[in-house]
Predicted 3D model of a 1403-nucleotide RNA (small-subunit ribosomal RNA) from an uncultured bacterium. The prediction has a mean pLDDT of 83. Its Rfam family is "Bacterial small subunit ribosomal RNA".
RNA sequence: AAUUCGCCCUUAGAGUUUGAUCCUGGCUCAGGAUGAACGCUGGCGGCGUGCUUAACACAUGCAAAGUCGAACGGACUUUACUUAUUAGAUCUUUUCGGAGUGACGAUUUGUAAAGUUAGUGGCGGACGGGUGAGUAACGCGUGGGUAACCUGCCCAUUACUGGGGGACAACAGUUAGAAAUGACUGCUAAUACCGCAUAAGCGCACAGGACCGCAUGGUCUAGUGUGAAAAACUGAGGUGGUAAUGGAUGGACCCGCGUCUGAUUAGCUAGUUGGUAAGGUAACGGCUUACCAAGGCGACGAUCAGUAGCCGGACUGAGAGGUUGAACGGCCACAUUGGGACUGAGACACGGCCCAGACUCCUACGGGAGGCAGCAGUGGGGGAUAUUGCACAAUGGGCGCAAGCCUGAUGCAGCAAUGCCGCGUGAGGGAAGAAGGUCUUCGGAUUGUAAACCUCUGUCCUCAGUGACGAAACAAAUGACGGUAGCUUAGGAGGAAGCCACGGCUAACUACGUGCCAGCAGCCGCGGUAAUACGUAGGUGGCGAGCGUUAUCCGGAAUUACUGGGUGUAAAGGGAGCGCAGGCGGGAAGGCAAGUCAGCGGUGAAAUACAUGGGCUUAACCCAUGAACUGCCGUUGAAACUGUUUUUCUUGAGUGAAGUAGAGGCAGGCGGAAUUCCGAGUGUAGCGGUGAAAUGCGUAGAUAUUCGGAGGAACACCAGUGGCGAAGGCGGCCUGCUGGGCUUUUACUGACGCUGAGGCUCGAAAGUGUGGGGAGCAAACAGGAUUAGAUACCCUGGUAGUCCACACUGUAAACGAUGAAUGCUAGGUGUGGGGGGUCUGACCCCCUCUGUGCCGCAGUUAACACAAUAAGCAUUCCACCUGGGGAGUACGGCCGCAAGGUUGAAACUCAAAGGAAUUGACGGGGGCCCGCACAAGCAGUGGAGUAUGUGGUUUAAUUCGAAGCAACGCGAAGAACCUUACCAGGUCUUGACAUCCAACUAACGAAGUAGAGAUACAUCAGGUGCCCUUCGGGGAAAGUUGAGACAGGUGGUGCAUGGUUGUCGUCAGCUCGUGUCGUGGGAUGUUGGGUUAAGUCCCGCAACGAGCGCAACCCUUAUCAUUAGUUGCUACGCAAGAGCACUCUAAUGGGACCGCUAUCGACAAGAUGGAGGAAGGUGGGGACGACGUCAAAUCAUCAUGCCCCUUAUGACCUGGGCUACACACGUACUACAAUGGCCGUUAACAGAGGGAAGCAAAACUGCGAAGUAGAGCAAACCCCUAAAAACGGUCUCAGUUCAGAUUGCAGGCUGCAACUCGCCUGCAUGAAGUCGGAAUUGCUAGUAAUCGCGGAUCAGCAUGCCGCGGUGAAUACGAUCCCGGGCCUUGCACACACCGCCCGUCA
Repeated sequence: AAUUCGCCCUUAGAGUUUGAUCCUGGCUCAGGAUGAACGCUGGCGGCGUGCUUAACACAUGCAAAGUCGAACGGACUUUACUUAUUAGAUCUUUUCGGAGUGACGAUUUGUAAAGUUAGUGGCGGACGGGUGAGUAACGCGUGGGUAACCUGCCCAUUACUGGGGGACAACAGUUAGAAAUGACUGCUAAUACCGCAUAAGCGCACAGGACCGCAUGGUCUAGUGUGAAAAACUGAGGUGGUAAUGGAUGGACCCGCGUCUGAUUAGCUAGUUGGUAAGGUAACGGCUUACCAAGGCGACGAUCAGUAGCCGGACUGAGAGGUUGAACGGCCACAUUGGGACUGAGACACGGCCCAGACUCCUACGGGAGGCAGCAGUGGGGGAUAUUGCACAAUGGGCGCAAGCCUGAUGCAGCAAUGCCGCGUGAGGGAAGAAGGUCUUCGGAUUGUAAACCUCUGUCCUCAGUGACGAAACAAAUGACGGUAGCUUAGGAGGAAGCCACGGCUAACUACGUGCCAGCAGCCGCGGUAAUACGUAGGUGGCGAGCGUUAUCCGGAAUUACUGGGUGUAAAGGGAGCGCAGGCGGGAAGGCAAGUCAGCGGUGAAAUACAUGGGCUUAACCCAUGAACUGCCGUUGAAACUGUUUUUCUUGAGUGAAGUAGAGGCAGGCGGAAUUCCGAGUGUAGCGGUGAAAUGCGUAGAUAUUCGGAGGAACACCAGUGGCGAAGGCGGCCUGCUGGGCUUUUACUGACGCUGAGGCUCGAAAGUGUGGGGAGCAAACAGGAUUAGAUACCCUGGUAGUCCACACUGUAAACGAUGAAUGCUAGGUGUGGGGGGUCUGACCCCCUCUGUGCCGCAGUUAACACAAUAAGCAUUCCACCUGGGGAGUACGGCCGCAAGGUUGAAACUCAAAGGAAUUGACGGGGGCCCGCACAAGCAGUGGAGUAUGUGGUUUAAUUCGAAGCAACGCGAAGAACCUUACCAGGUCUUGACAUCCAACUAACGAAGUAGAGAUACAUCAGGUGCCCUUCGGGGAAAGUUGAGACAGGUGGUGCAUGGUUGUCGUCAGCUCGUGUCGUGGGAUGUUGGGUUAAGUCCCGCAACGAGCGCAACCCUUAUCAUUAGUUGCUACGCAAGAGCACUCUAAUGGGACCGCUAUCGACAAGAUGGAGGAAGGUGGGGACGACGUCAAAUCAUCAUGCCCCUUAUGACCUGGGCUACACACGUACUACAAUGGCCGUUAACAGAGGGAAGCAAAACUGCGAAGUAGAGCAAACCCCUAAAAACGGUCUCAGUUCAGAUUGCAGGCUGCAACUCGCCUGCAUGAAGUCGGAAUUGCUAGUAAUCGCGGAUCAGCAUGCCGCGGUGAAUACGAUCCCGGGCCUUGCACACACCGCCCGUCA
């Protein structure tokens, strides 16, 4: 070094479209961050940070009116000496008159020293500090260049510093002005200013030599001419000054590369681009000017418009990236707005000058002053951002020799939870699991060791004491912070916890309140009376001096995809071709070294980030070191690949030659069939058209038919997922011109190729212009129909147009919804064109090239599907997409005669829109099948009267429920009171009913009065039970009274429920396990071929089995046998008795299974017919009802959660109501008559039930209902108990001898009571009704129809209901239609599932 192995690090998703699924795709969330703001809350400390908005305006103070007297002349102060004047203390002397001395002082002349300083002068005010308006630029970043430059103070070196002169401030005087500020006259100094001398070196001009460089050119050196200097001060040590060279520092200019968005900005530019000359600059340069030339920039985005200070970095991210540029650091720009220069080493100058503008202030109105984007601070704006603080002690800066002065730089403090970091609000023990709160199934659970209580500790806090580092220098002195940090003692758990959330995402649940309200919400979504989603409480979860919300950025988002996406159907292939630029490009060899790779060097500021150490008690913070900064530049190499260049090759591409197929294109000519029109003939009443018609044409002769003619358009058959073309497209035949393809050949060129933004050309139909043409067809239009309407579909007409020529338009579902090119990757089978092989040859067959189809493997795909003609595997280039709607719209540009085309947004709005496939449901889709579903029949309903139920209306109340089928003779198997739930009135309040407690009493209970009664009053007559007993009493049960717990509710919610029931439907279905297939939802099984009443059975089959359903098992009925027989039966004349054959009764068995047979069928399942049989193909009937649907019905059968009422929504009583009545509907009964009514006769023949508060016979009475009476019977014994039918008579088609409603009178029965409001009887009365519109119901055989009988309920009350038997039909061809259902298949934008979804208009 390579290979291999191991380990570590990084990389996370979720909700939401659907009934469910997969995909596409958007929206939303969980994370991090912030110069933040807002809400609630708030103990301490450290370190940071703090106008993001109005580069809006600024009062006041301060920030360099700085500093230097060691540059200068003055002025002032002090001191010392001195001159003069004044003054005279003190002392000496005295003749007491005086004389002398002369201090402290005052004024003053001069000198000296120290100090202060207005002015002149020097240096500094170009730094430091602020802000981000402008700027898209050599502004910034990075790397270079200057041989095209400057540089005060600083450093090094060299040389010099001689001698003169004239002014101006200050000052004095005069003077203008309100002021600011000046003006004039006069005096004066300098390191201020100006000449002169000198020139090592320097500059300029001229002309030699040597060396060097990328060009202009540069360096060194000898020479001539010429030009330019200086300042002094002093403390005597020094400090300055001048000239020159070099360095350092700082700057200036130039260049390569990089640096936002828009093409709905495509052309821009006259000093513009270049040259010559001159000027200017520190310096190059159109920098400026004159002249000359006509250039320069731009699709690699000029110009224009918008936005923006740039970077180190910061945030985020796995990274690549994206966003950002506060604080700290570098650069730039700006200083009220615009312009300008002066001074200076440096400025075109934040706290300098001038001018102009706006604004503010002063003013005597003449004129002046100002510039906080310095630090504080004010107003304003704003959601929002601090003190008019202390100090120069430290660090740094200016001046000065220095002392020092100045410094809102800076160091500190103050305010703000604004951020990061640290600490605390106590620790240990403590179960009676306290009280209180909350919940509760009332048992308890939870808050919860939490508290109380006990034992400790003292961080922070409070008081007191002590008390720094930062201070460096030379001995001293020097601290704003600050009596701060730290340390020590004492005190005492005392002073210190909140915020948000709790439906899912997402950790954390209950109660109450509310009732689609109030409200919540980031997305999905919660809330309409049981809300874990609103509000409150308890509890819980999270974070914690903070917690939430809002805003913004990155992430998640592979949702712009370089890393790392797509385009058949989800958004997305340009309509097609040619082709400039661009991008990419075949084989071999050599050169170069731009890309590429490697080594070395320079740079990549510091800070930040990372690693390792260190310092603050820790951390944040700070310090040091290292690595890194993936970049740029230079240099030296390598040469595989790309590039470039040279030589060469033939396979890509092209050319030649020989053939070949074709609706390829353009032009000209020709042809026949058909339609229409015209002329003529024949001919007569219709034709035409439609679902049916009408408009229309026709007796003026149509349609039909024959002949002749005219004109235009299109080319039957052949004809074919056949051919040709780039696409659009191209179809009779012939001729001419012309493009391309394919095959064979290997003669030629030698990479000449592929793609292709712009560009150019072609481009269906419709449309436009001009001129022709016009048969048929046919937008518009007209008329007729259809229809609610019908500006449509249908019909009769009909104009543009369709056709031709020449122009334009430039779009289509221009589609294979699939861009072009190249290579590779299993097969099979058709078809068009060509070639080769075998063969003598034609076929056949085989091989091959090129088209065009189908099937199919691997692979791909979300699936469907694609699959050598790829949607596979790769490469190259182009075009296009990024949620739905708004919208291919608006505006702008371009094109067009117009119509319009092309390019192509935003506001706003939604949480989806969408693709493929799945399961259902649905279809006026298809196939198969079934059902009294239709059809064929019979009888009805709908019309009448009555009964009954419902609606409606009414009412004090007409209690409540049931509502298509599947409510309506339903709950109700029976409302006069009761029932009863409703209404009116009268009453009761622990209650009519239950349990508990206490007291008393046995219980029970008649008669009286008032009242409608409930009840009240009075009074007690009678009556006195069971167990134990110590006889005192106690207990059980019952009653009365009292207090409170509670009772009670037919009050609400059937959409909170259980249970029960209806319905689809007695339809044949509904599922599961395992396996298999599919990413999945799901499929398979269960589909298919037969068959069945049946998912019944058979066969086949990636399925094999199983379950609930079907069937069977059960009951009944039809037949037989056996057994048993009384109350039954009778072959005994009756009874008694006897018997059990028959009828019957009731128990057990048999029997029916396509078992036999013929045919059909697949040799099956099974079907059709037959025999036998009582019964024949589940024999008839019943019970029995899969998974589920309808929030179906019922809280008023019952039960029950929650809510509500509690002297009433409970309870009792009387009366009323549920029975009302303009009306509408349902269900029945009775009829309308002769198949009948009425009368009579014999009076005949059932079955199933019921019967003791019962059924009731016979007999008697009554016309009758019924009554009296009571035999028999707790029932195969007795009783209730038949009618239609049959026979005879009468009526004779009428509102009747039909029908019986209604009404009157008289009765009967039940019952406390028939008025509201029962049933029945007799007599009388005698309504509508003469077979029923539209519509509609039931029924397939012992059925329909018809006839009566019984039972439940019940005191009484049935035309209803549930049963029973008697008599006893008609019809079914069939599968077209209506309804319902089953299976398969198909479509689907439906899934609350067609009573769906959805579009438009209006409000």